RNA sequence: AUCGCCGGACGGGCAGCCGCCCGCUCUCACAAGGGGCGGGAGGAAAGUCCGGUCUCCAUAGGGCAGCAUGCCGGCUAACGGCCGGGGGGAUCCGUUCAAGCGGAUUUUACGGAAAGUGCCACAGAGAAUAUACCGCCCGCUUCGGCGGGUAAGGGUGAAAAGGUGCGGUAAGAGCGCACCGCGGACGGAGUAAUUCGUCCGGCAGGGCAAACCCCAUGUGGAGCAAGACCAAAUAGGGGAGCAGGAGCGGCCCGCUCCGCUACGACUUCCGGGUAGGUCGCAAGAGCCGUUCAGUAAUGGGCGGCCUAGAUGAAUGGCUGCCGCUCCGCUUUUCGCGGAGACACAGAAACCGGCUUAUAGUCCGGCGAUCCAA
Numbered sequence: 001a002u003c004g005c006c007g008g009a010c011g012g013g014c015a016g017c018c019g020c021c022c023g024c025u026c027u028c029a030c031a032a033g034g035g036g037c038g039g040g041a042g043g044a045a046a047g048u049c050c051g052g053u054c055u056c057c058a059u060a061g062g063g064c065a066g067c068a069u070g071c072c073g074g075c076u077a078a079c080g081g082c083c084g085g086g087g088g089g090a091u092c093c094g095u096u097c098a099a100g101c102g103g104a105u106u107u108u109a110c111g112g113a114a115a116g117u118g119c120c121a122c123a124g125a126g127a128a129u130a131u132a133c134c135g136c137c138c139g140c141u142u143c144g145g146c147g148g149g150u151a152a153g154g155g156u157g158a159a160a161a162g163g164u165g166c167g168g169u170a171a172g173a174g175c176g177c178a179c180c181g182c183g184g185a186c187g188g189a190g191u192a193a194u195u196c197g198u199c200c201g202g203c204a205g206g207g208c209a210a211a212c213c214c215c216a217u218g219u220g221g222a223g224c225a226a227g228a229c230c231a232a233a234u235a236g237g238g239g240a241g242c243a244g245g246a247g248c249g250g251c252c253c254g255c256u257c258c259g260c261u262a263c264g265a266c267u268u269c270c271g272g273g274u275a276g277g278u279c280g281c282a283a284g285a286g287c288c289g290u291u292c293a294g295u296a297a298u299g300g301g302c303g304g305c306c307u308a309g310a311u312g313a314a315u316g317g318c319u320g321c322c323g324c325u326c327c328g329c330u331u332u333u334c335g336c337g338g339a340g341a342c343a344c345a346g347a348a349a350c351c352g353g354c355u356u357a358u359a360g361u362c363c364g365g366c367g368a369u370c371c372a373a
Stems, first nucleotide, its partner, number of pairs: 001369010012322007020040008042344001046355002049353005054223004061253004066219005071085005086110001087108009111214002116212002118208003133154002135150006162180006181203001182201008227279004237270005244258004286305008324340006
């Protein structure tokens, strides 16, 4: 320098004219209409996957079941989120005879398999109260094979009686030793997860709990089409059930309300009317700058700012300049001319996360190739 990958930021700005919506204000009989000032779609507004604020059930509890989460600590209103740390895996580098150990990068559905139950197809001799197919060794042999020993080597498999090395053996094997692993005891460091050290023991085959299950923690339900108010209209219609009923997603306990011999509370069937308006509705767990504390997430102090509220759904069109991209011209620079608005995509009660999509430009990191020193 080129190419590729990952992460982050931006993804048009200013002004004028006309058009639309909202807020404030003036005029106007409150009004309608008109004038003035100010504002008007995102980093994801998407997905609806989590958590909440808020509203109603409702005056309001306890338990079970169900569901959700799952290493430790911190942040947060909260979370299945974020930050830091620990353990496991993968890749690379260094070191060791080797196993192993250390470092860097990256990843992580990470409580429990010695409470119990269950599953591990096929292949393979054998998949757990688990083997001897090939092979190795010893003995016999009619040379076809037979008997015994073995689990180090090979094969099958995702996984095969801890691993590496040395010794030993007829050949082998924790058979013995050293190191690593595993189990136990004691001690040190750390808030903790965990880790380090010493000693003892030849030592209980593994995996799956996004299998049932066990343990710990949390959890009422429904949701802005929630809900509140106003106005209007119809048929203050007809029938059935029954002494209890209703309320709280399911069940139990408890509590509250309505009703009780039926004309009712309630449940349910048929039929009829309305579907209009106002609020909820945007000043917030808000944003920006600076400073302090903290490894960081984040929190505190000080100062400043107000930045949509539509309702079949507004936020647009044109022009000029600047910026950006592309093409052409100019020996290069400076510059000139022309073209383009090209990404993903449009608020609907609001907020914090996660996930997904993204033309192009810039910043940072990593990898490969080439060149120079």
Background: The prediction has a mean pLDDT of 76. Bacterial RNase P class A from an Acidobacteriota bacterium, 373 nucleotides, folded computationally. The organism belongs to Acidobacteriota, within Bacteria. Rfam family: Bacterial RNase P class A. Its family is annotated with tRNA processing, dimeric ribonuclease P complex and ribonuclease P activity in the Gene Ontology. The family's RNA type in Rfam is ribozyme. It was read from a public genome assembly, where an Rfam model found it.